Small-subunit ribosomal RNA, central domain from an uncultured prokaryote, 350 nucleotides, folded computationally. The full RNA is in RNAcentral, with records from ENA. The coordinates come from a structure-prediction model, not an experiment, and the mean pLDDT is 88.
Context: one part of a larger RNA
RNA sequence: CUGGGCGUAAAGCGUGCGUAGGCGGCUAUUUAAGUCUGAUGUGAAAUCCCCGUGCUUAACAUGGGAAUUGCAUCGGAUACUGGGUAGCUAGAGUAUGGUAGAGGAGAGUGGAAUUUCUAGUGUAGCGGUGAAAUGCGUAGAUAUUAGAAGGAACACCAGUGGCGAAGGCGACUCUCUGGACUAAUACUGACGCUGAGGUACGAAAGCGUGGGGAGCGAACAGGAUUAGAUACCCUGGUAGUCCACGCCCUAAACGAUGUCAACUAGCUGUUGGGGGAAAUUAAUCCCUUAGUAGCGUAGCUAACGUGAUAAGUUGACCGCCUGGGGAGUACGGCCGCAAGGUUAAAACUC
Repeated sequence: CUGGGCGUAAAGCGUGCGUAGGCGGCUAUUUAAGUCUGAUGUGAAAUCCCCGUGCUUAACAUGGGAAUUGCAUCGGAUACUGGGUAGCUAGAGUAUGGUAGAGGAGAGUGGAAUUUCUAGUGUAGCGGUGAAAUGCGUAGAUAUUAGAAGGAACACCAGUGGCGAAGGCGACUCUCUGGACUAAUACUGACGCUGAGGUACGAAAGCGUGGGGAGCGAACAGGAUUAGAUACCCUGGUAGUCCACGCCCUAAACGAUGUCAACUAGCUGUUGGGGGAAAUUAAUCCCUUAGUAGCGUAGCUAACGUGAUAAGUUGACCGCCUGGGGAGUACGGCCGCAAGGUUAAAACUC
């Protein structure tokens, strides 16, 4: 000496499941593969190192030793790791009873509102803006009343509230269905953690086929503004937004923080359970547990901050980074109907 890192400086895969691999709880016993130890053989000579000797010295030459950190065989040790056997219950899971929830899929239903249509009342304006105009309206609009149609979204409840692996999920009812939490027992007996490849899911936009189309609205047209205005503002408006099926596979897919486990001051709020105290009930208080928030000690940090939901102290496994630009580009491969995605350089330059 045997890297250092990844919240914001480069760097955590968008998220799960899981193959190989890596790692793995407690006790006893056995084996002796790893590990440790001894012996033997071998590890050519020269070189290097040590002690001498010979050229007047040195370089050089030469004698002896050491070294050659390795390999093989044999004997031994058994703490740890590995293999075998037998067991255990603290990890993990199953059974039983409860609880909360916008978790997912399908079917049905509802009310408010917008728009359009029909009919009535009614008359000259309406609409829009900073101000206007385009636009709509005497072929009767806007306003208002009644009815009908159709599509989309679900006000209040609503909450640093809840659920989900993430994306995400919000009217109501029913059916099917996943997960979580919790109490007390019983059971299985390490069945576990991570996870290269792989596989599944994955907002919006976009694509294909067929529907649907109220509102909104890229593109587009017109009116304004302006020196110009391919914009911001206004009037319209097509794709799209919606549904079914099939693709696409990317996001500031963010907590810019991978997953799992253990340990390390406190205080406060809130959600879901459990136990207890007092009490007629409610309100209240204490303990505990699973989340979710706000402060904060030690520590950490370049600082900001973080602080039991760690960015603290450790362990296991995976992914990723290595000056800026060129460039997440070219070429090639794979995937895709396409759009493109993914993997991923170099020259050159500072």